[in-house]
Formats: sequence, C1' cells, structure tokens
RNA sequence: GCGAUGGUAGCUCAGCUGGUAGAGCGUCUGCUUCCCAAGCAGAAGGUCGCGGGUUCGACUCCCGUCCAUCGCU
Repeated sequence: GCGAUGGUAGCUCAGCUGGUAGAGCGUCUGCUUCCCAAGCAGAAGGUCGCGGGUUCGACUCCCGUCCAUCGCU
C1' cells in the first nucleotide's frame, strides 16, 4: 500500500431484504426479609465510530474518513 471482518446503552451482543432502536448482565427505586443474598415490580441510560449523499423516511443503501482484529504484497 491492497483486501476481509467489526465499531449500536456502563459491559456482552441482537437488529440483514429501508418504516418510531432492543435483549441479557450491570446501575437506581420500591416490595419482600431481622440483615444480606435470591426473587418480584418499575425506572434511568443511545448524536447507531465520524462527515456527507440518495430517499417521504437510513443502524440498514452509496461515497469519504478514523479506530480495532486478521490476511496479502
């Protein structure tokens, strides 16, 4: 230098044929318990790496760019 894969909540990851962004764990609050844990109920938390384009509408399609892993020269 070229190519492949990935980047989405604090963490691990879904979301694939474009149509209001989700799960598990964790955090917080309440219930329960003598206390803790477990269990149950609820809540908060996201510029979907970044910048553009197409579209009525983009995590999703196109272009550029940054980062990580792997491969090739």